[in-house]
Context: one part of a larger RNA
């Protein structure tokens, strides 16, 4: 030193450690004066690093709009293709991002270096030293933020499973089993793949519907304006319209897909 799920110690490794101006104390202490402090306290930055998208910006290859050429859909009208691996322009959701926001290098402590000292012989003196003992640095250790039991030294704790069959009784194998885990499928602010994490009908995991934030920028029909004597042309505008359209967000719904199985897995240590 059975087999598992969960929670954790932390040996031990990484990481961070910066600088600056002003004000106060104080125009003090010192100094003939010019000049001008320690030590203690407060304030605002610079740079560097860390996370996050509430605000500012940026991307957002097809979300919405608009435009040019030229082709299709039989023609108008509306669409669609192509002009880049967006035709070009104007915006812009999630997400991801920094020029943006926050926050961060605090404080206390321990042994010291160089340097300072108390007591003090040796060596009736005097010596910080030989016995003793104080201090003393952004450097050390510990604190602070992070992985860590391959820490084969494989470690604690909770909390689940265990007196199945064979093969010769023990011990040892071998099977099918627990408790549990895979495979398998749906999927992810996880991801090269592997892993990891949620979920599989006792179900909101994804997708579809619907509601709703949020973007676009007022659709399409139709009327109406305009020209025209009229039949009737057209290009712009108006109205019906708090319209139309929409990825990646949020919240609801089993309509769709997660059906159905199989396998591995202990023997009382």
């Nucleotide at each position: 030193a059975g087999g598992a799920u969960u929670u954790u110690u932390g040996a031990g490794g990484g990481g961070a450690g910066u600088c600056g101006u002003c004000c106060c104390u104080a125009g003090u202490a010192c100094g003939a004066g010019a000049g001008g402090a320690c030590c203690a306290g407060g304030a605002c930055g610079a740079a560097c690093g860390a996370a996050c998208c509430g605000c500012c910006a940026g991307u957002a290859u097809a979300c919405g709009a608009g435009u040019u050429a030229u082709c299709a859909c039989g023609c108008c009208a509306g669409u669609g293709g192509u002009a880049g691996a967006c035709g070009c322009u104007c915006g812009g959701u999630a997400g991801c991002u920094g020029u943006g926001u926050u926050c961060g290098g605090a404080g206390u402590g321990g042994a010291u270096a160089a340097g300072u000292g108390c007591u003090g012989a040796a060596a009736g003196c005097a010596u910080a030293u030989a016995a003793g003992u104080a201090c003393g640095a952004a450097g050390c250790c510990c604190a602070c933020c992070c992985c860590a039991a391959g820490a084969u030294g494989a470690g604690a704790a909770a909390u689940c499973c265990c007196a199945u069959a064979c093969c010769c009784c023990a011990a040892g194998g071998u099977a099918g089993u627990a408790a549990g885990g895979a495979c398998c499928c749906c999927g992810g602010a996880a991801g090269a793949c592997c892993a990891c994490c949620g979920g599989g009908u006792u179900g909101a995991u994804a997708g579809g519907a619907a509601g709703c934030a949020g973007g676009u920028a007022g659709a399409a029909g139709c009327a109406c304006c305009u020209c025209g004597a009229a039949a009737g042309a057209u290009c712009a505008g108006u109205g019906u319209g708090u319209a139309g359209c929409c990825a990646a967000g949020c919240u609801u719904u089993a309509c769709u897909a997660a059906u159905a199985g199989u396998c591995c897995g202990a023997g009382g240590g």
This is a predicted structure of a 269-nucleotide part of an RNA (large-subunit ribosomal RNA, domain VI) from Cyanobacteria bacterium SZAS-4. Taxonomically the source falls in Cyanobacteriota (Bacteria, Bacillati). Its mean pLDDT, the model's own confidence on a scale to 100, is 84.